[in-house]
Parts: sequence; C1' cells; structure tokens
RNA sequence: UCGCGAAAAGGCAAACCCGUCGAGAGGCGGGGACGCAAAGCCACCGGUCCGAAGGGCAUUGCCCAGGACAGCGGGGUUGCCCGCC
Repeated sequence: UCGCGAAAAGGCAAACCCGUCGAGAGGCGGGGACGCAAAGCCACCGGUCCGAAGGGCAUUGCCCAGGACAGCGGGGUUGCCCGCC
C1' cells in the first nucleotide's frame, strides 16, 4: 500500500426496558445483544425524520429558518489484529 478477513485478543452495541434531558426527531447514563472490520471521528453532498417558539403561503396542511440521524448512501480524516506486496 492492498485485502476488508480464517483464528486469537480486545472493542462497539439494534430492538426492548429503566432513569434523565428535549416541543419533537432524538441525546446521555444503566441493563440488554440484532448486528458491526471503522457501528471511531466530521453534517461537506444526497437522503430520511423533527420542526414548539420564529418567517411565508393562508392553514387539521405545506414550504422555510433551525435541528436530529455517522447503525441510510457517498465523501473527508484517523486507526487495532492478521495476511499479502
């Protein structure tokens, strides 16, 4: 550098439950494991979701500002073990 993995060591932790924060999507902590070789980190592009208070349309709604998701895809960046060159 490439493979993205046969083993071993170690790591993360979906749903669900409890607590807590938030208007909400959802976050954090504990329990719990469906899975994960970047399921480490970054909202840059697309996507999905929320959108109370605020703006617009003129209204059971839609659009936006703003926000959430890195376990939706792409991109950027760092990196463990093993194998290969």
Molecule: c-di-GMP-I-GGC riboswitch aptamer
Organism: Gammaproteobacteria bacterium